[in-house]
RNA sequence: AGAGUUUGAUCCUGGCUCAGAACGAACGCUGGCGGCGUGCCUAACACAUGCAAGUCGAACGGAGAAGUAGAGCUUGCUCGUGAGUAUAGUGGCGGACGGGUGAGUAACGCGUAGAGUAAUCUGCCCUUAGAGUGGGGAUAACAGUUGGAAACGGCUGCUAAUACCGCAUAAGCCCACGAGCGCGAAUGAUGCGGGAUGAAAGGAGCUCAUCGCGCUUGAUAGGAUGAGCUCUGCGUCCGAUUAGCUAGUUGGUGAGGUAACGGCCCACCAAGGCGACGAUCGGUAGCUGGUCUGAGAGGAUGAUCAGCCACACUGGGACUGAGACACGGCCCAGACUCCUACGGGAGGCAGCAGUGGGGAAUAUUGCGCAAUGGGCGAAAGCCUGACGCAGCGACGCCGCGUGAGUGAUGAAGGUCUUCGGAUUGUAAAGCUCUGUCAGUAGGGAAGAAUGACGAAUACGAUUGACGGUACCUACAGAAGAAGCACCGGCUAACUACGUGCCAGCAGCCGCGGUAAUACGGAGGGGGCAAGCGUUAUUCGGAUUUAUUGGGCGUAAAGGGUGCGUAGGCGGUUGUGUAAGUCUGGAUGUGAAAUGCCCGGGCUCAACCUCGGAACUGCAUUGGAAACUGUGCAGACUAGAGUACGGGAGAGGUAAGUGGAAUUCCUGGUGUAGCGGUGAAAUGCGUAGAUAUUAGGAGGAACACCAGUGGCGAAGGCGGCUUACUGGACCGAUAACUGACGCUGAGGCACGAAAGCGUGGGGAGCAAACAGGAUUAGAUACCCUGGUAGUCCACGCCGUAAACGAUGGAUACUAGGUGUUGGGGCGUAUCGACCCCUCAGUGCCGCAGCUAACGCGAUUAAGUAUACCGCCUGGGGAGUACGGUCGCAAGGCUGAAACUCAAAGGAAUUGACGGGGACCCGCACAAGCGGUGGAGCAUGUGGUUUAAUUCGAUGCAACGCGAAGAACCUUACCAGGUCUUGACAUGCUACGGAAUCCUGUAGAAAUGCAGGUGUGCCUUCGGAGAGCGUCGAGACAGGUGCUGCAUGGCUGUCGUCAGCUCGUGUCGUGAGAUGUUGGGUUAAGUCCCGCAACGAGCGCAACCCCUGUCCUUAGUUGCCAGCAGUUAAGCUGGGCACUCUAGAGAGACUGCCGGUGAUAAACCGGAGGAAGGUGGGGAUGACGUCAAGUCAUCAUGGCCCUUAUGUCCUGGGCUACACACGUGCUACAAUGGCCGGUACAAAGGGAAGCGAAGCCGCGAGGUGGAGCAAAUCUCAAAAAACCGGUCUCAGUUCGGAUUGGAGUCUGCAACUCGACUGCAUGAAGUCGGAAUCGCUAGUAAUCGCGGAUCAGCAUGCCGCGGUGAAUACGUUCCCGGGCCUUGUACACACCGCCCGUCACACCAUGGGAGUCGGUUGCACCCGAAGUCGGUGAGCUAACCCGUAAGGGAGGCAGCGUCCUAAGGUAGUGGUCGGUGACUGGGGUGAAGUCGUAACAAGGUAGCCGUAGGGGAACCUGCGGCUG
Repeated sequence: AGAGUUUGAUCCUGGCUCAGAACGAACGCUGGCGGCGUGCCUAACACAUGCAAGUCGAACGGAGAAGUAGAGCUUGCUCGUGAGUAUAGUGGCGGACGGGUGAGUAACGCGUAGAGUAAUCUGCCCUUAGAGUGGGGAUAACAGUUGGAAACGGCUGCUAAUACCGCAUAAGCCCACGAGCGCGAAUGAUGCGGGAUGAAAGGAGCUCAUCGCGCUUGAUAGGAUGAGCUCUGCGUCCGAUUAGCUAGUUGGUGAGGUAACGGCCCACCAAGGCGACGAUCGGUAGCUGGUCUGAGAGGAUGAUCAGCCACACUGGGACUGAGACACGGCCCAGACUCCUACGGGAGGCAGCAGUGGGGAAUAUUGCGCAAUGGGCGAAAGCCUGACGCAGCGACGCCGCGUGAGUGAUGAAGGUCUUCGGAUUGUAAAGCUCUGUCAGUAGGGAAGAAUGACGAAUACGAUUGACGGUACCUACAGAAGAAGCACCGGCUAACUACGUGCCAGCAGCCGCGGUAAUACGGAGGGGGCAAGCGUUAUUCGGAUUUAUUGGGCGUAAAGGGUGCGUAGGCGGUUGUGUAAGUCUGGAUGUGAAAUGCCCGGGCUCAACCUCGGAACUGCAUUGGAAACUGUGCAGACUAGAGUACGGGAGAGGUAAGUGGAAUUCCUGGUGUAGCGGUGAAAUGCGUAGAUAUUAGGAGGAACACCAGUGGCGAAGGCGGCUUACUGGACCGAUAACUGACGCUGAGGCACGAAAGCGUGGGGAGCAAACAGGAUUAGAUACCCUGGUAGUCCACGCCGUAAACGAUGGAUACUAGGUGUUGGGGCGUAUCGACCCCUCAGUGCCGCAGCUAACGCGAUUAAGUAUACCGCCUGGGGAGUACGGUCGCAAGGCUGAAACUCAAAGGAAUUGACGGGGACCCGCACAAGCGGUGGAGCAUGUGGUUUAAUUCGAUGCAACGCGAAGAACCUUACCAGGUCUUGACAUGCUACGGAAUCCUGUAGAAAUGCAGGUGUGCCUUCGGAGAGCGUCGAGACAGGUGCUGCAUGGCUGUCGUCAGCUCGUGUCGUGAGAUGUUGGGUUAAGUCCCGCAACGAGCGCAACCCCUGUCCUUAGUUGCCAGCAGUUAAGCUGGGCACUCUAGAGAGACUGCCGGUGAUAAACCGGAGGAAGGUGGGGAUGACGUCAAGUCAUCAUGGCCCUUAUGUCCUGGGCUACACACGUGCUACAAUGGCCGGUACAAAGGGAAGCGAAGCCGCGAGGUGGAGCAAAUCUCAAAAAACCGGUCUCAGUUCGGAUUGGAGUCUGCAACUCGACUGCAUGAAGUCGGAAUCGCUAGUAAUCGCGGAUCAGCAUGCCGCGGUGAAUACGUUCCCGGGCCUUGUACACACCGCCCGUCACACCAUGGGAGUCGGUUGCACCCGAAGUCGGUGAGCUAACCCGUAAGGGAGGCAGCGUCCUAAGGUAGUGGUCGGUGACUGGGGUGAAGUCGUAACAAGGUAGCCGUAGGGGAACCUGCGGCUG
């Protein structure tokens, strides 16, 4: 510090995810030791048991009593004394500390700072001062009696005190007292006089004669400490879908109350107080030092430790006290638990342990007061679950170990393998060492010093829970000690096997459908390590809430527009001030701990610790005065405004008025149509339309001018005239004001169209509606009608793609060129022109900006400033709920659950378009001939079958693989066989050769029996070769699967003209350029131009055939001339010619003319056999289609192995209601039949072609000459031509089908061959929609040959004969090429994609209600309790009184106010749960209906609004261009 993920690729925006650190954690697997920490985050749920607060006998009376000086004596008793111990009670101090928890609390609760307390208290402690004289009356304990189950009491009687009550003294304390005024801002404070007010002659000890010492007590004053209160100032979570709250409320006067101020409380008076700087209400929460994270700013958090607060079963209350409204106190109410004799009682672990429960989850009912600290005590000491320790838990941090060295036969085993090896791996074993930790044995601390004893602060001695612990020493032996997750990318680390979209994985992207580095286990590897992973949570990365540090034209985001309030910000200058600001300012504070730095202590570290800095803060204070603020109703004029003079304008409102046009009405003319459309129809018209003419009525809108022209804030504004009226602009005087400004939350006003209300109006247009068309349908597009509405007045609504998708204001920053309205200089005779300038409005463009597109300087999206509005992934959703506005429609405000990993912007390359431009092709057109109809042949589908083997399936499968299925082929079916096999390579054994033949069983394969035959090589041995048989185990074999694992081969676009690269340049980049453009070509063919210059694969050419000529060579070819000869080039002879087959020539736009840019090229012409590629062939770029083929072959993987292999017989591939493709033959006279006569080319031939001759009507038979073929043969060419016949008919056309007779091939023609003769003589009379081929020696037509092959061709591949018609042209159909454009497509239009409906699941809204929480108000009732009232009952201390009695004071009781809980057959608010039914939403496999959007998406789309419709949607009105 970044990375992955949207795309075919790119840049950007933007979310999601990951790598890091942390933790009071939990879970999974694993686990050696130690140190230091840490441990109920959930139920503030309920608690058994034990302990956690007591102590003092030196305050008091008792009880009890060891011992005993002593006394008495009854000699074992009594009296006295009585250390020490124990203590129920009275009394004192402490139980307000310590310990726990975080429920409540959004608050002066906390933090910080300042204080302030002149508004207060303070036990114990310190200082100061005093302690006089001497009394009184009670009471518990105790005893007696009595009630009760108990808890606990009642009555009577006795007694003490440092318990209680008088008296004297007394202040600086107190007071409605008096006087005075030095202090204070002030209620005050202080000093003087007067009055009131207090205490225990107590206890212990020493010395003792008191005194004295120390303890205790003690009013007051001071201090210290602690606490209360207040004022504050500031800070302290979320929600405005909480906007108004408040009656003791705010203030005053007076009284009360408190330690103390105060509405704290009460009476009266006034009507205030708080709030947009967020009151009130709701939700959540203890706050802080700190902790975690982060570069920091921040964010999150508030366990342990420390400070503060609050609470103690829930609620209320007071008492005592220095202090409490009290965790281990009291009273009451409530809930719960326990005891009970049913009358009544007891209790409160959020103390330490522990239990149950809850939960993913959190420990021992331990030891000790040795240390530190606390309470009491004079002290010893007692108490102390505070604390110190130990135990449990890898919960965390830190440290150590599980050995070290050497060791290659690179052992064995495992895994992989190309079978060679590689790896595990120096790893192990082996050898040599060491001895941490654990173990055993021995030794063994520090923490301890006080106190006490004592004259002593001297001396000596004592005290250890941890603990026989830490630590030290010795001993033995590598001995006892390694796991966990990961290995597709991010992210370090790969192989084989299993599985087969299954099982599973997954943090994101995503893996898995038979070759998974992604699942599972394994081998190996990288990582961490006594731990490792996972999960939860927090921060980070995330500049993804942006102060540091983001944005708003198109990605999310500028309010529809203005005016303006609060607020924010604000021109020049002087002077003062010092709030902000500055100052290495100063002072105080910012607790300690933590964190940082330097040291120190545990062997190190964690941990502990000294010191320092820091704690960025706050307050006080000194200084400065530039800037901001503020004062001087200071000054100024550049901002802003006013005055004066001008001209421009669809600016607004009202009234009036004009012509054209539509429609309607009336009259005339006139006659059969009009109208409308792609074409029609509905409609109108003989009752006279349309057309035309004249007149009239009425409403609405204003042609031309008209313009990226004008005006307005925006919406918007258009005939003309008048009235009223708003704003802007220019000019000069530089006349006036003198910062009056900018922005603007709320607020107010305006605000297209549609829509609403009331009343008018209504010509045209026109939602809805009706009809006609179109269509599969057509709730649409088109047509004919047509109502609201559109118009006016008044009132609502308040929204639009209200757009420049760009808030308004100010300043600055190159230019060029238009245009509108002013002004000026100059030229000029007027028009006018040039230049300058102000205000608008456009275009282009440097810099700059931008993701790009683009924006672009008086019109910024540049550079800046101040202000406002808005955004933070997509969907859900601008929806729900709530509020508010509206008559309604609806507007404004505006979520969540859930769901996805994207959604999006700009640009790029393709592909596509029922986009555009250009061009080509038998693509259309023009022609010729076909197919589709018939019969047959053949292939396919389908069906059938035991099997009808398999493959090929739009073009590019279908006379295709198959150049030839009777057996074989053959892969299929039935049946019968074989199992190392029909075939290959090794091994063992045996045999004799091998081979061939015969008989027999069988359908054959096969079996049985018999015979024939003795081979080759040899070193003579044969384990030499070869052959056969038996056997075993390796293996053979497979037309079994996968063409979507593959090679090879092939088809197709397409013989289309394209496809790329290097360097350079442009672009952030994908990419572009080149290859585009202007011409031209069959062609990316060539030329020119050009940020390109070159190159490659394609095109063309080179190759073959053919067309002309020349030359060479003449046998089997040929025969002109010569000779011979019978009928034949038959012979001699010749090679001239034809021909054959070698080598050459020839054609190149070379020449001429024209066109063209003078180019390339095109047009025409000459010559030529041939002319612009002469004709034909071979030749197929980069690639596309997961195209075809595992059944040609090869091949990975999988599968079968007495069978999916092998052999054999028979059957099947030839089936047949049907459908399709490709062909043949026809339908006839351009013909059929009969007879006759001509003319080819190219091929084949030895298990072959087979002549002549003879036989047969014929197929054919016989025959066997010749020929391995320019010699022989197949072989006859046929159309054609000549002659004859038929005469338009289902025929003398046509030949299917069938009968019967034959021929040939072949082991064998039944299933299932071809051919021949005779007989039979079907359909068919030129073929619907549709569709195919062909541009010249072509189509059409005619025959011939070949491959395969025993036989079998209408098929295929070749050959020649005869031999046309037409092409104006590129509008249209199909295919293709190039350029451009749009795109929401990229599996690329066979694309993408929208909505209803149906089904399943999920969350959510409404919902008659219902249940619960919380809270307000009203009323009722009212416990305990305080103050006050009363108190006729009761009453020891003081007073009066001799007494009786009375008084003062007090108590019980009573009732009032307040009030907790409770109640209401009271009423509201709010939140949550649930709810028949219901609404939409989301997600799902390949459902249904359509096709709305993306291309002009086939009616351009979208926005607002209204109506309609199964649905997407359609239509109207206005708007936008995206």
This is a predicted structure of a 1522-nucleotide RNA (small-subunit ribosomal RNA) from a wastewater metagenome. The prediction has a mean pLDDT of 81. The RNAcentral record of the sequence draws on SILVA. It matches the Rfam family "Bacterial small subunit ribosomal RNA". Its family is annotated with ribosome and structural constituent of ribosome in the Gene Ontology.